A computed fold for a 1390-nucleotide RNA from an uncultured prokaryote, annotated as small-subunit ribosomal RNA. The RNAcentral record of the sequence draws on ENA.
RNA sequence: UUGAACGCUGGCGGUAUGCUUAACACAUGCAAGUCGAACGGAAACGAUACUAGCUUGCUAGUAGGCGUCGAGUGGCGGACGGGUGAGUAACGCGUAGGAAUCUACCUAAUAGUGGGGGAUAGCCCAGAGAAAUCUGGAUUAAUACCGCAUAAUCUCUAUGGAGUAAAGGGGCCCUCUUCUUGAAAGGUUUCGCUAUCAGAUGAGCCUGCGUAAGAUUAGCUAGUUGGUGGGGUAACGGCCUACCAAGGCAACGACGGGUAGCCGGCCUGAGAGGGUGAACGGCCACACUGGAACUGAGACAAGGUCCAGUCUCCUACGGGAGCCAGCAGUCUAGAAAUUUGCACAAUCGACGAAAGUCGGAUGCAGCGACGCCACGUGGAGGAUGAAGCCCUUCGGGGUGUAAACUCCUGUCAGGAGGGAAGAAGGUACAGGUACUAAUAUUAUCUGUUGCUUGACGGUACCUCCAGAGGAAGCUCCGGCUAACUGCGUGCCAGCAGCCGCGGUAAUACGUGGGGAGCGAGCGUUGUUCGGAUUUACUGGGCGUAAAGAGCACGUAGGCGGGUAUGCAAGUCGGUUGUGAAAUCCCCUGGCUCAACCAGGGAACUGCUGCCGAAACUGUAUACCUUGAGUCCAGCAUGGGGAAUCGGAAUCUCAAGUGUAGCGGUGAAAUGCGUAGAUAUUUGGGAGAACACCAGUGGCGAAGGCGGAUUCCUGGGCUGGUACUGACGCUGAGGUGCGAAAGUGUAGGGAGCAAACAGGAUUAGAUACCCUGGUAGUCUACACCGUAAACGAUGGGUACUAGGCGUCGGGGGGUAUUCACUCCUCCGGUGCCGCCGCUAACGCAUUAAGUGCACCGCCUGGGGAGUACGGCCGCAAGGCUAAAACUCAAAGGAAUUGACGGGGGCCCGCACAAGCGGUGGAGCAUGUGGUUUAAUUCGAUGCAACGCGCAGAACCUUACCUGGGCUUGACAUCUGGGGAACCUCCCCGAAACGGGAGGGUGCCUUCGGGAACCCCGAGACAGGUGCUGCAUGGCUGUCGUCAGCUCGUGUCGUGAGAUGUUGGGUUAAGUCCCGCAACGAGCGCAACCCUUGUCCUUAGUUGCCAUCAGGUGAUGCUGGGAACUCUAAGGAGACUGCCGGUGAUAAGCCGGAGGAAGGUGGGGAUGACGUCAAGUCAUCAUGGUCCUUACAUCCAGGGCUGGAAACGUGCUACAAUGGUCGGCACAAAGGGUUGCGAUACCGCGAGGUGGAGCCAAUCCCAAAAAACCGGCCUCAGUUCGGAUUGCAGUCUGCAACUCGACUGCAUGAAGCUGGAAUUGCUAGUAAUCGCGGAUCAGCAUGCCGCGGUGAAUACGUUCCCGGGUCUUGUACACACCGCCCGUCAAGGGCG
Repeated sequence: UUGAACGCUGGCGGUAUGCUUAACACAUGCAAGUCGAACGGAAACGAUACUAGCUUGCUAGUAGGCGUCGAGUGGCGGACGGGUGAGUAACGCGUAGGAAUCUACCUAAUAGUGGGGGAUAGCCCAGAGAAAUCUGGAUUAAUACCGCAUAAUCUCUAUGGAGUAAAGGGGCCCUCUUCUUGAAAGGUUUCGCUAUCAGAUGAGCCUGCGUAAGAUUAGCUAGUUGGUGGGGUAACGGCCUACCAAGGCAACGACGGGUAGCCGGCCUGAGAGGGUGAACGGCCACACUGGAACUGAGACAAGGUCCAGUCUCCUACGGGAGCCAGCAGUCUAGAAAUUUGCACAAUCGACGAAAGUCGGAUGCAGCGACGCCACGUGGAGGAUGAAGCCCUUCGGGGUGUAAACUCCUGUCAGGAGGGAAGAAGGUACAGGUACUAAUAUUAUCUGUUGCUUGACGGUACCUCCAGAGGAAGCUCCGGCUAACUGCGUGCCAGCAGCCGCGGUAAUACGUGGGGAGCGAGCGUUGUUCGGAUUUACUGGGCGUAAAGAGCACGUAGGCGGGUAUGCAAGUCGGUUGUGAAAUCCCCUGGCUCAACCAGGGAACUGCUGCCGAAACUGUAUACCUUGAGUCCAGCAUGGGGAAUCGGAAUCUCAAGUGUAGCGGUGAAAUGCGUAGAUAUUUGGGAGAACACCAGUGGCGAAGGCGGAUUCCUGGGCUGGUACUGACGCUGAGGUGCGAAAGUGUAGGGAGCAAACAGGAUUAGAUACCCUGGUAGUCUACACCGUAAACGAUGGGUACUAGGCGUCGGGGGGUAUUCACUCCUCCGGUGCCGCCGCUAACGCAUUAAGUGCACCGCCUGGGGAGUACGGCCGCAAGGCUAAAACUCAAAGGAAUUGACGGGGGCCCGCACAAGCGGUGGAGCAUGUGGUUUAAUUCGAUGCAACGCGCAGAACCUUACCUGGGCUUGACAUCUGGGGAACCUCCCCGAAACGGGAGGGUGCCUUCGGGAACCCCGAGACAGGUGCUGCAUGGCUGUCGUCAGCUCGUGUCGUGAGAUGUUGGGUUAAGUCCCGCAACGAGCGCAACCCUUGUCCUUAGUUGCCAUCAGGUGAUGCUGGGAACUCUAAGGAGACUGCCGGUGAUAAGCCGGAGGAAGGUGGGGAUGACGUCAAGUCAUCAUGGUCCUUACAUCCAGGGCUGGAAACGUGCUACAAUGGUCGGCACAAAGGGUUGCGAUACCGCGAGGUGGAGCCAAUCCCAAAAAACCGGCCUCAGUUCGGAUUGCAGUCUGCAACUCGACUGCAUGAAGCUGGAAUUGCUAGUAAUCGCGGAUCAGCAUGCCGCGGUGAAUACGUUCCCGGGUCUUGUACACACCGCCCGUCAAGGGCG
């Protein structure tokens, strides 16, 4: 935007519009008639008169005498109007022209209209047939038909001449005469008729130009092209025919196939364009399908004829009738489209003299929101902000002045009344004028003259009445795009124009509330244009995104140097005609406005004729030399072809020497070799390729070209400036050349080597590696015609900064004897770089810059460079080249990350070097799995598994079984009662239930109150139920790794970069230097704690050197304040000093001093972030679920079950040991529900008992390894201690399931542990014991403490993890990525 359709909804009016599909089929009615003033006439109706029957009136009859008129003859019209778009790619249409034509009715002009004839329909009679219809006979008219006469400005012509027409009708008047109807002659008027000429209108014909796509349609044509004669037409013409000639059309697209009515216009667009051809207007074509003519002025005829065909209908089966793409209407098709209406009142048409008749043209009405336009559905006030509904943080907020309510108004619809315009005419009458003899007639004009014409129409419009009364929906609310919340649902149901939403908190689904937009409509679907510069004329591109043909030559074509003159085709200016109307635009006007309509103007960008201009293009002529070419002299060259020759190497043959291996690989094997290989020497043969020179060096159009010589041959460059005089550039088709592989025929065949064979590798290995080996590679001739045929860059020409090389040639300077070197010109080939260009990368005088001319090519990815067709080829195949279907991307360049079996640098117990373990045994403990009524739950690579649990017999406990309870075990509020509380009895496993007794407290303003208990009702409690993927908090991990960022500036179109990179250095983004960066923040370091040295202060419970006292002995006592120690405060270490090194830096190395030296050791401290890491069972918390249970109480059981598996540990396997005896030295802790000494008892665990201690005082408390001495002597043992039996101790209400410990007895496995794997760099590993938390009791675990006390580190190649720079990337949930092919199943298309 729309001729729309569909869904929901729907008040009114105006105005337009309404089968886009089946040019499918059609019932019924209507759509073309008219003229009696052409004719013969009279079937019907009416009036009048008369007659008959007779009831005021009806019926029948008579009269063509009247109004009229069926059927018929005749005239005109049915060729217009109306419909449709099937056909048509065409002179069909549009536009501009043309000449060889016709034209009824109409206009103008001239002339005429004389005189005859014979028929025929109708009517009547007869007949055939079902009907339609037809046949015969008789009679009759004309403006029907036919002669005769006359006739030219007509036609023909031999220029003498010849030929050709007509129709009458109506009105009136007068004269004659029977004086009346009527007839005839005459006059007049009017309408006709005939001939000719002209006009107007309409039609036919011809031509230039324009008019869609496809070449996978390239050749077409015999009436074809032309001529002559003849025919034909209104008219030219192969329009037709005979003969003659062989032409005609076509790459500027013929011919054939498919599609389509064309235009004015309409829609869109800034325009240029693109799409379209409904309605209105012009043209064409068609009328069931095909064909044909007749009539006629006009048709090859929609409502005419004939023939053939399809279909339908009637039929008496013989035969007939019909054709809605006219108006209504029906069936069917379809997503889809109206009334079987009214009227000729207006307009217009046909006929008519006219009145008039006819007209589904037309004017109106009806139906449809199908479009456009206009109006309404009320207005003002109205808050304590009603109710309802929705949300809520429960306070409130929203709907919302919205409603109610009050006061108004009255459009539209409704009722009542009034009421236009559309009407002009017509007729009658009167008057004037013209014709005429005429005051007849007729025509025309005039009239305040009479009468009369409206479908619409119960119209428009106006007035009154009543009452807010009858009148609002649709879509949307994630972004684009205006508009947000609740509930339901839970990748389901669904949404979706694109992106995309939905997997339990959905502004995206459905619905409620609210909101946004439009509004009698709103949305959806379809269509067209736009946006789309996305086919680019305006106005695009081709190095890498799609796109330069592999290269050249060259035809057509396109384009083309300088000067002069002419012409005027293109071009430019002026003017003429045309460009229909409507539409669009502007200005006015009419409907109350608008839509709509009317008038005027402009415009219609086009075509044509004429006049003019001459710059440019073109064309003609004449000339020019710079483009191009020729000539002369030089130069370089793997340019091409042919022939001949050469040496090295390989292989092979023969012979000699010689002996056991050779060869090959990562390692091997196949293979060769005692029949003598490999190696080596000599000689012979064969084929292929040409080391060094050799070079981002040379040549060639490209492919490509490399030993040497000779012959033939192409192109290029430099210099000279003699010649030609634009001879040029490009190049569709075309032609030629064209690597490798491949093909054919004939040769050749050393090496290499597809296929093939064998050996290896491997899960496999139809591969990579090895041993062999055939086509082929080579030559000749002939094909093929493709490559990442690449500079991924078509060829030509001109212009536009430079710098440095190199190849070929020329000129010049210095010096001149040569050479080197320097400057410069031309041509080639490279690197860097400015302007400019580019999406960026990059290109940059060898352009991808700036221009010009020409060619080729591109238009999303896949399908596919494929199918089909055609051409080429021996084949392989090549060239040309789609569509269906499918996707929402494919792609380029650059950026940041991540990754790499990429690179550089660096770090870490990462490896290496060491020490000790784990993995094997037994036991302890945790886990998976399994079992179970339950084995509660969580943690699951590192970063779960001696983890949550710093301690499950009951409890804990969340699990199971069974038994109870329901405002609840716990909190708050409330009503009533009672102090609380204590003791006892019964049932029961207990909880629970029942009963008895004791007891009366505190405060008080005397009302009562506080705490506690019991009973009751409801608000509520409760949940270790779910979601750690809704969350807070806390934690783990990368990682104590050195990183992570920001501001301003700068660079880049941008993402981003820079800083933070680089050179050094560090444990460190630590520091220094440099630098388009300069600064800053979070991290690092430091500040904090502890430990190591010293000082000061202070000395009890700690200490005891000196003095004194005392003891069997002891800081035991007086005393002391020195030491140790305790715990407060200070000092100390900073690369500060010296040397070396480094860059004079930062720093590093060494040294001095020092208790300690380069972070002194240890701890606390964890950047931006990652893992939807862990935890809803610590706690908190949103949502959700349960509420006589998923809450709560109790008893018992379970968490401790076991075949086997895994992790973490303990104890061992022994002599560096075990055992017995003796003896020495810690630190850090804990203790009143506690630690508990001395003493006594017990073999012992322990018991009795209770001193001391609320702790520098007492206790736990014995430290152990070590050391000294004895025994054991390599054995399953005096190792090892599991398991089991018996007997005990302790804790506890209770050790059966299920505690720890003691004694006696028993004495498993195990003799150092496979693959694999772990910790540790110094007071560390290893080893030894001690303490604590939890805790009634229960550690081999955990957290701490000290004792003894090592080994090793060459080093950074490798494994793991990390940092940084760089590189590649098709990865970005980021390599645990992405992704390819086969196979299997299903589906789609062809």
Description
Rfam family: Bacterial small subunit ribosomal RNA.